[in-house]
Context: one part of a larger RNA
RNA sequence: CUGGGCGUAAAGCGCGCGUAGGUGGCUUAUUAAGUCAGAUGUGAAAGCCCUGGGCUUAACCUAGGAAUUGCAUACAAUACUGUUCAACUAGAGUGCAGCAGAGGAAGGUGGAAUUCCAGGUGUAGCGGUGAAAUGCGUAGAUAUCUGGAGGAACAUCAGUGGCGAAGGCGACCUUCUGGGCUGACACUGACGCUCAUGUACGAAAGCGUGGGGAGCAAACAGGAUUAGAUACCCUGGUAGUCCACGCCGUAAACGAUGUCAACUAGCUGUUGGGAGGAUCUGCCUCUUAGUAGCGUAGCUAACGCGAUAAGUUGACCGCCUGGGGAGUACGGCCGCAAGGCUAAAACUC
Repeated sequence: CUGGGCGUAAAGCGCGCGUAGGUGGCUUAUUAAGUCAGAUGUGAAAGCCCUGGGCUUAACCUAGGAAUUGCAUACAAUACUGUUCAACUAGAGUGCAGCAGAGGAAGGUGGAAUUCCAGGUGUAGCGGUGAAAUGCGUAGAUAUCUGGAGGAACAUCAGUGGCGAAGGCGACCUUCUGGGCUGACACUGACGCUCAUGUACGAAAGCGUGGGGAGCAAACAGGAUUAGAUACCCUGGUAGUCCACGCCGUAAACGAUGUCAACUAGCUGUUGGGAGGAUCUGCCUCUUAGUAGCGUAGCUAACGCGAUAAGUUGACCGCCUGGGGAGUACGGCCGCAAGGCUAAAACUC
């Protein structure tokens, strides 16, 4: 390389956009590049293969043929692919009218709770645990009432509910803004799909500058436990958690399942639309876009998957090739750093 694979055995990039490239609906016509028919030239000889001949045979030698699957030239074919012209509407998109939604950004507002501060009432405990102690408290705590400050998060609603490409998104209001679904028409007319390089986004932690700091809480301190206890438990507590701007670019970034399209039994629930029916608030039927539970065929090593496929196919990309060494070393690129990306070998089993 051919081949075989990628849910769990090694293997789907965290996720989009998108360049080159690959690939591409339907109908005429055009051309003849790919494709295809025969022809001509060439494809050295020897060798290999076939049929003969010569050394007593063989090896060997020798004659002819075949083969040389290739290339070039002109001519012919036109179904498919390609080129060019024209057209179409089933893919894709735009307009119109509606619908649902924690989709995103900014600004503002609210109530419950914790903590703290001030004041009132009130008196000896509170707190914590398996049990305790450290801790707090007669300088008046805990409890309770009133007022105030400040930060963070939004109970119930809440749901195998919704939205988003993924990460993720949950109080309320306003402004700006992305996407989706539905309906019947109108319009554009293949504008599509995928995507190496590239580029945007990307939880938490971490980093830089400046703010903020209620609660929680790495580190740290003390008290316990224990043979020890650099832990689990308790009392404290700093970074951090929050905001703005800038970095980082990784996760069991998981459905451990790449994206797009077509086809292939059913049943049940639920969310958003549409249509029809009814005994008209409630119910039934059909349909569509999601989201779940079973399940047929089929697939699978099994588990299981099963129209949201891991079934049957097509297009394109990524990735795998025994375990350890190692996602390491070296080099390069990126980063303030932490480190990230790319990525071996010796050796060993």